[in-house]
Molecule: Glycine riboswitch aptamer
Organism: uncultured Succiniclasticum sp.
RNA sequence: ACUCUGGAGAGUCCCGCAAGGGCGCCGAAGGUGCACGAUGGCCGCACGCCAUCUUAUCUCUCAGGCAAAAGGACAGAGU
Numbered sequence: 001a002c003u004c005u006g007g008a009g010a011g012u013c014c015c016g017c018a019a020g021g022g023c024g025c026c027g028a029a030g031g032u033g034c035a036c037g038a039u040g041g042c043c044g045c046a047c048g049c050c051a052u053c054u055u056a057u058c059u060c061u062c063a064g065g066c067a068a069a070a071g072g073a074c075a076g077a078g079u
Base pairs, nucleotide, nucleotide: 001079002078003077004076005075006074011023013022014021015020024066025065026064030062031060033058037053038052039051040050041049042048
């Protein structure tokens, strides 16, 4: 990487002939931000300060989603 299986949350709301609009919500595609951690520097050490790197199921709700279908982080098995 591929295949199979499992896989949550939140209006199948309202208006409208339709296109579309409105309000209320969800976090587990993706994305944002920092915590934590690591490294280096300043100072004699510690405390403290600065910079860089990495990053979550946390956070934001941009995207996406709110009956079914589809999608789906993650987990298991196989190649």